The RNA shown here (Glycine riboswitch aptamer) has 111 nucleotides and comes from an uncultured Eubacteriales bacterium. Model confidence (mean pLDDT): 77 of 100. Of the family's consensus pairs, 90% are formed in the model.
[in-house]
RNA sequence: GGGAAAGAGGCGGGAGAGCGCCGUCCGGAAGGACGGCCGCCGAAGGGGGAAUCCGGGCCGGUCCGUCGGCCGUCCGGAGAUGCUUUCAGGCAAAGGGACCGCUUCCCGACC
Numbered sequence: 001g002g003g004a005a006a007g008a009g010g011c012g013g014g015a016g017a018g019c020g021c022c023g024u025c026c027g028g029a030a031g032g033a034c035g036g037c038c039g040c041c042g043a044a045g046g047g048g049g050a051a052u053c054c055g056g057g058c059c060g061g062u063c064c065g066u067c068g069g070c071c072g073u074c075c076g077g078a079g080a081u082g083c084u085u086u087c088a089g090g091c092a093a094a095g096g097g098a099c100c101g102c103u104u105c106c107c108g109a110c111c
Base pairs, nucleotide, nucleotide: 001111002110007105008104009103010102011101012100013099018038020037021036022035023034024033025032026031039091040090041089045087046085047084048083052078053077054076055075056074057073059072060071061070062069063068
């Protein structure tokens, strides 16, 4: 000097599913909030967890002169997804939205 992963911001793109019914409240109205009921969605978030890996126990088998190694077994931990669950969230617009693109900041593996 260049600068990866990760993190944050800005701009843009961004799916799915009832503009459901009833009641109360706010409002001139449009509409909104809350509660109840039925039906749905998966891409905020959360939960779950395979292969595999790590540690430990004792038992069995096997290799070995021994230490020990390997396989099986039991316990604990880690463990991805556009998976699963539908807790949360969502089902006109708005807003949100995993993820993607561009950009800025931060950081600094590595050269």